[in-house]
Context: one part of a larger RNA
C1' cells in the first nucleotide's frame, strides 16, 4: 500500500463558526460529459497464449492465428450521475402566539457565617492531638454582649432536575442580549449535509501591569511522629485564590462513545409544551412533541455491556490508528515575555 478499525485492546480533534472540497429530496423537458452499444483506425517487432512445421526430442528456431485487458475518430442509446431549463413541498428557512431556564454580559442590593478593630461583661485559662507540644493569654485572651471594618462565598430550596456548542453556569433586583422548545396557518421553494485550512471560544494552574486580600494555602518556619520523615498530624505562613486590562492554549477538556440524516419491540420515571377524554371546577386518566435517566428485546459485541439518547441495519462527510520501548522526545519550523505548547523523526532494542 489493499484493507481492517476508534465505548475499555492503537485510534474522534477540548467545543463552535464557516472557506475550497466532496455528498445532495420530488417531478417534466432538453443536451450527452460520465456511462453503455456497434463501427473504424491504432495499439512496431521481439515477448505472452495456441496451432502447425525445422533441428533425432527438448531447449532452440520458423509460418499462422490469438491476445496486447488501452487510446483516437464515427454513428447511436438516454435509465442513472452531471449540465440547463420550467414545476412542487415532505429537507431547510422566515412570519405569528405561547410558556420553561443557574444561557450570557452589566449595574445595584440582601443575610447568614469566619477574621479583625473599638467598647461593656468577666477571670485563668484557650487552642489543638491518637497523647502532646510549638502557639495564644494577668500588658486580661477564650466566653459573652453592644458597635464598627473589610473581603470572598450565597445554607434551606436542589432534584441520575434545568440552561449552554463545548468549557461551564446556583443569594435577590434591574438593564442589555443568545439560543432552543410548543402550537396553528400563511410565506421563500433545496435555499441542505459535512467541513482540509481559517478564525473564534476553552477548566484549574501559572505569566504581564494596576488594584485587592477575610477565610484558605503551594514555598517556608516552628512542633510533633519516626531509626531517619526534605511527609502524613499541629501552630503559624507568603505567592496564589478575588477584580480590571493582555497573554497562555492545555486536563481522565470523558458518555474515554465525531457530525447529520433515515429505518428497527416495548416498559416505567422525571422536566418544558400541545391536544383529547371525565368533571360545577381541580386532580388523576388518554394521545403527542422535545429532552434527560433507569429497565429490557431482536440485533450486535472478544467479553463486558449497547439497546429509538445505539456500541442495531444503511447513506454523507471530517479527524485519527497501523506491535512495545526509544518518544506527551531530539533536530527543524510555527506560536509564546517566560513556563512552554503545536507539528514530528531516526539510530538502537524486544
Nucleotide at each position: 500500500c489493499u484493507g481492517g478499525g476508534c465505548g475499555u485492546a492503537a485510534a474522534g480533534a477540548g467545543c463552535g463558526u464557516g472557506u475550497a472540497g466532496g455528498c445532495g429530496g420530488u417531478u417534466g423537458g432538453a443536451a450527452a460529459a460520465g456511462u453503455c452499444a456497434g463501427g473504424u483506425g491504432u495499439g512496431a517487432a521481439a515477448u505472452c497464449u495456441u496451432u502447425c512445421g525445422g533441428c533425432u526430442c527438448a531447449a532452440c528456431c520458423g509460418g499462422g492465428a490469438g491476445a496486447c485487458u488501452g487510446c483516437g475518430c464515427c454513428u447511436g442509446a438516454a435509465a442513472c450521475u452531471u449540465u440547463u431549463u420550467g414545476a412542487c413541498u415532505g429537507g431547510a428557512g422566515u412570519u405569528c402566539g405561547g410558556g420553561a431556564g443557574g444561557g450570557g454580559c452589566a449595574a445595584u442590593c440582601g443575610g447568614a457565617a469566619u477574621u479583625c478593630c473599638u467598647g461593656g461583661u468577666g477571670u485563668a485559662a484557650c487552642g489543638g492531638u491518637g497523647a502532646a507540644a510549638u502557639g495564644u493569654g494577668u500588658a486580661g485572651a477564650u466566653a459573652u454582649c453592644a458597635g464598627g471594618a473589610g473581603g470572598a462565598a450565597c445554607a434551606c430550596c436542589g432534584g441520575u432536575g434545568g440552561c449552554g456548542a463545548a468549557g461551564g453556569c446556583g443569594g435577590a433586583u434591574u438593564g442589555c442580549u443568545g439560543g432552543a422548545c410548543c402550537g396553528g396557518a400563511a410565506c421563500u421553494g433545496a435555499c441542505g449535509c459535512u467541513g482540509a485550512g481559517a478564525c473564534g471560544c476553552g477548566a484549574a494552574a501559572g505569566c504581564g501591569u494596576g488594584g485587592g486580600g477575610a477565610g484558605c494555602a503551594a514555598a517556608c518556619a516552628g512542633g510533633a511522629u519516626u531509626a531517619g520523615a526534605u511527609a502524613c498530624c499541629c501552630u503559624g505562613g507568603u505567592a496564589g485564590u478575588c477584580c480590571g486590562c493582555g497573554c497562555c492554549g492545555u486536563a481522565a477538556a470523558c458518555g474515554a462513545u465525531g457530525a447529520g440524516a433515515g429505518c428497527u419491540a416495548g416498559g416505567u420515571g422525571u422536566a418544558g409544551g400541545a391536544g383529547g377524554u371525565a368533571u360545577c371546577g381541580a386532580c388523576u386518566c388518554c394521545u403527542u412533541c422535545u429532552g434527560u435517566g433507569c429497565c429490557g428485546g431482536a440485533g450486535u459485541u472478544a467479553a463486558c455491556g449497547c439497546a429509538u439518547u445505539a456500541a442495531g441495519c444503511u447513506c454523507u462527510c471530517c479527524g485519527c490508528c497501523u506491535g512495545g520501548g526509544g518518544a506527551u522526545u531530539a533536530c527543524g519550523g510555527c506560536c509564546g515575555c517566560a513556563a512552554g505548547g503545536u507539528u514530528a523523526a531516526a539510530g538502537c532494542u524486544c